RNAcentral holds the full RNA, with entries from ENA. Small-subunit ribosomal RNA, 3' major domain from an uncultured prokaryote, 482 nucleotides, folded computationally. The coordinates come from a structure-prediction model, not an experiment, and the mean pLDDT is 81.
[in-house]
Context: one part of a larger RNA
């Protein structure tokens, strides 16, 4: 100088606390450990592995494992030698890779050669092998926590200090004062991108107030429904304006700043993201590519049927569905955002109980289409293993796909398990959150998605406080540590 304390002192954080909802019980899905297997590839292991890599394992994907096959190869190329074919087409064997046979058979030329292929030798290739304790790149973690350094000067033999410590204040080494320090950097902050208000341009594909037409409805008032003409609103998406402790009153040390008011859509960082400072964990990846070294080359390299990555006494992690009346069914009736569409999304129409089929207007989409649920009304059910719950199994279908047995997804019938609310223990949340409903999107022929990323409907409670747990900044103070 640090680290470390079951030392202090001061400060933060959903850290407790106050509340809300879960997890842990049960059926399922998903991952991981075990185990089992010819294989169940690999790799990730406290926080910071375990719905992670994987934004799609039936073949493929695939590194695994049985079996069949090749050996210059699935691609690329330098010499050297020899060819004129290779490709294509029919056939035969074969699970297919691929092995045979037949058929077709080289282009340009100044005649030097070129150009394209084939077989031979060679240098090479190829490896998801091995080493993340040799490596870049990239991450993840403390942690959006406020620190982390340096140039000169000063002290101090020197390690090294001072500066960054002191009062104060801040979300913040943010700021005022103050001082042997003055100043600077890397971070904070602020410049970015979205939201929440008004203004200005712009009006089609958006919109429909105001005028006007045409068809229906209606006795009339008037309503529908298209078109006009509008660009008033909505909106859309480009510029500007606005927020700065700017005013006022209190406090404070006259300052920072802190309380409360005013105006104001907004007020003290308005809320949201992006943004991750020197470093720490020989953290994580050699299977995303990249790359030393070091193995293998008729194999640890390439192809290929098949099968395994789904196996199954069992632990554990993350999830979804319950267990009911703030519910269950049935019937009726409205509102959304953000996305995404061309071998695509697909409306009106028929069929089919459904899944789905025929069929195709629109629509490279503010035009067309995918496309809402809880809510909300009527009306049964009446506290029960039930009109709750939906596993499991049996029938019988649809749809992708060369193929749905291993081993997809959905429909309908029937069948109805477990489960009455969860032990010690645990987690997430401070507002438009939670919580509760749906919707969309990438991967993707289809799907294991109840995942992941995002959309927006409805929409609470509570925080007295900082003794305690846990993490964390600062000062200090002991140390048989570095």
């Nucleotide at each position: 100088u640090g680290a470390c304390g079951g030392g202090g002192g001061c400060c933060c954080g959903c850290a407790c606390a106050a509340g809300c909802g879960g997890u842990g019980g049960a059926g399922c899905a998903u991952g991981u450990g075990g185990u089992u297997u010819a294989a169940u590839u690999c790799g990730a292991c406290g926080c910071a592995a375990c719905g992670c890599g994987a934004a799609g394992a039936a073949c493929c994907u695939u590194a695994c494992c049985u079996g069949g096959g090749u050996u210059u190869a699935a691609a690329u190329u330098g010499c050297g030698g020899u060819g004129g074919a290779c490709a294509g087409c029919u056939c035969c064997a074969g699970a297919g890779a691929u092995g045979g046979a037949g058929u077709c058979u080289c282009c340009c030329u100044u005649c030097g050669g070129g150009g394209c292929u084939g077989c031979c030798g060679u240098g090479a290739a190829g490896g998801u092998g091995c080493u993340g304790c040799a490596u870049g790149g990239c991450u993840g973690u403390c942690g959006u926590c406020a620190g982390c350094u340096c140039g000169u000067g000063c002290c101090g033999u020197g390690a090294g200090g001072u500066g960054u410590u002191g009062g104060g204040u801040u979300a913040a080494g943010u700021c005022c004062c103050g001082c042997a320090a003055c100043g600077a950097g890397c971070g904070c902050a602020a410049c970015c991108c979205u939201u929440g208000u008004g203004g200005c341009u712009a009006g089609u594909u958006g919109c429909c107030a105001c005028u006007u037409c045409a068809a229906c409805c209606g006795a009339g008032a008037g309503g529908u429904u298209g078109g006009a003409a509008g660009c008033a609103c909505u909106c859309u998406a480009g510029c500007c304006a606005g927020a700065c402790u700017g005013c006022c009153c209190g406090u404070g040390a006259c300052a920072a700043g802190c309380g409360g008011g005013a105006g104001g859509a907004a007020g003290g960082u308005g809320g949201g993201g992006a943004u991750g400072a020197c470093g720490u964990c020989a953290a994580g990846u050699c299977a995303g590519u990249a790359u030393g070294g070091u193995c293998c080359u008729u194999a640890u390299g390439c192809c290929u049927g098949g099968g395994g990555c789904u196996g199954c006494a069992c632990a554990c992690g993350u999830g979804c569905u319950a267990c009911a009346a703030u519910g269950g069914c049935a019937g009726g009736u409205a509102c959304a955002g953000a996305g995404g569409g061309a071998u695509g999304c697909a409306a009106u129409a028929c069929c089919g109980c459904g899944a789905g089929g025929u069929g195709g207007a629109g629509c490279a989409a503010a035009u067309c289409c995918c496309c809402a649920a809880a809510a909300c009304c009527u009306g049964c059910c009446u506290c029960a293993g039930u009109u709750c719950g939906g596993a499991u199994u049996g029938g019988a279908g649809u749809c992708u796909g060369c193929a749905a047995c291993u081993c997809g997804a959905c429909u309908c019938c029937a069948u109805g398990a477990a489960g009455u609310u969860g032990g010690a223990a645990u987690c997430g949340c401070u507002a438009g959150u939670a919580a509760a409903g749906g919707c969309g999107u990438a991967u993707c022929a289809g799907c294991u998605a109840c995942g992941a990323c995002g959309c927006c409907u409805u929409g609470a409670a509570u925080a007295c406080g900082u003794u305690c747990c846990c993490g964390g900044g600062c000062c200090u103070u002991g140390u048989a540590c570095a």